[in-house]
Context: one part of a larger RNA
RNA sequence: UUGGGUUUAAAGGGUGCGUAGGCGGUUAGGUAAGUUAGAGGUGAAAUUUCAGGGCUCAACCUUGACAUUGCCUCUGAUACUGUCUGACUAGAGAGUAGUUGCUGUGGGCGGAAUGUAUGGUGUAGCGGUGAAAUGCUUAGAGAUCAUACAGAACACCGAUUGCGAAGGCAGCUCACAAAACUAUAUCUGACGUUGAGGCACGAAAGCGUGGGGAGCAAACAGGAUUAGAUACCAUGGUAGUCCACGCAGUAAACGAUGAAUACUAACUGUUAGCGAUACACUGUUAGCGGUACAUCGAAAGCGUUAAGUAUUCCACCUGGGGAGUACGCCGGCAACGGUGAAACUC
Numbered sequence: 001u002u003g004g005g006u007u008u009a010a011a012g013g014g015u016g017c018g019u020a021g022g023c024g025g026u027u028a029g030g031u032a033a034g035u036u037a038g039a040g041g042u043g044a045a046a047u048u049u050c051a052g053g054g055c056u057c058a059a060c061c062u063u064g065a066c067a068u069u070g071c072c073u074c075u076g077a078u079a080c081u082g083u084c085u086g087a088c089u090a091g092a093g094a095g096u097a098g099u100u101g102c103u104g105u106g107g108g109c110g111g112a113a114u115g116u117a118u119g120g121u122g123u124a125g126c127g128g129u130g131a132a133a134u135g136c137u138u139a140g141a142g143a144u145c146a147u148a149c150a151g152a153a154c155a156c157c158g159a160u161u162g163c164g165a166a167g168g169c170a171g172c173u174c175a176c177a178a179a180a181c182u183a184u185a186u187c188u189g190a191c192g193u194u195g196a197g198g199c200a201c202g203a204a205a206g207c208g209u210g211g212g213g214a215g216c217a218a219a220c221a222g223g224a225u226u227a228g229a230u231a232c233c234a235u236g237g238u239a240g241u242c243c244a245c246g247c248a249g250u251a252a253a254c255g256a257u258g259a260a261u262a263c264u265a266a267c268u269g270u271u272a273g274c275g276a277u278a279c280a281c282u283g284u285u286a287g288c289g290g291u292a293c294a295u296c297g298a299a300a301g302c303g304u305u306a307a308g309u310a311u312u313c314c315a316c317c318u319g320g321g322g323a324g325u326a327c328g329c330c331g332g333c334a335a336c337g338g339u340g341a342a343a344c345u346c
Stems, first nucleotide, its partner, number of pairs: 004317003007300002012314001014201004021194003025088007033081002035077008049065006091191001092188003095184006103177007110154001114150008125136002162169002206247006215241002220236002223233001258313006266291009296301001319346003328339004
């Protein structure tokens, strides 16, 4: 390299949009580039192969033929691919009528809890643990009542529920924005699919500037435990967690399963519709789940939401360690990220 693979053995990009490129529905005609048939030219000789010949044989030499799978030209063929022209509606999109949701962005509002402050009642403990101690408290704590303020998070409902491309999204409400699904079959007429580069989004932690700071809490402090205890437990506690703007760009970013299309037994729960209707039975579309035939699989298992049967495109893998390291380059304020070896060793 060919071949083979990527749920768990090495291997699916974190996710989307999309450029180039690849691939692409039904049908009529033109063309004849690919494709295909025939003919001609060329494809040096030697070599190789085959059939002969010459050295006593062989190597070697030599004659002839084949071959030289290629290229060029001409004349045909037109199923498929391409290309041009026309048509279609099953893909895709638009329209109309509905439905749905923790989808997004920005406002407004609410109650519980927590903490603090002030005041009242009230007296000796509170707190914490396996047991304690550090800690708080007669300058009146803890408990309890009232009032006020602050920040953060939204109990119950709440679920194999729902929405979103992924990350993710949950108190109530308003505005704006987006999406999906269903029904219909009015319109466009292949407008599709995938997508190297590229662009955008991207949990938490982290960084910059300015706010905010109730609770929690890396670091840190002292108390315990212990042989020790730079921990687990406990008392405090700063960054941070929150907001605005900007950066960063990584995760077991997981379904450890790329996207799209078609096909392939059944049963069952549920969400949103439609149809039908008698409160029944049942049908259908799109999701979210549970069993399971065939199949597949090393097995576990998967099984119309495939890991089955096929097609198209992208990404990735090729023994373990060294190593996601070094060097270089690119990005970043930095932290670091991206790309990414080798020696050596087993």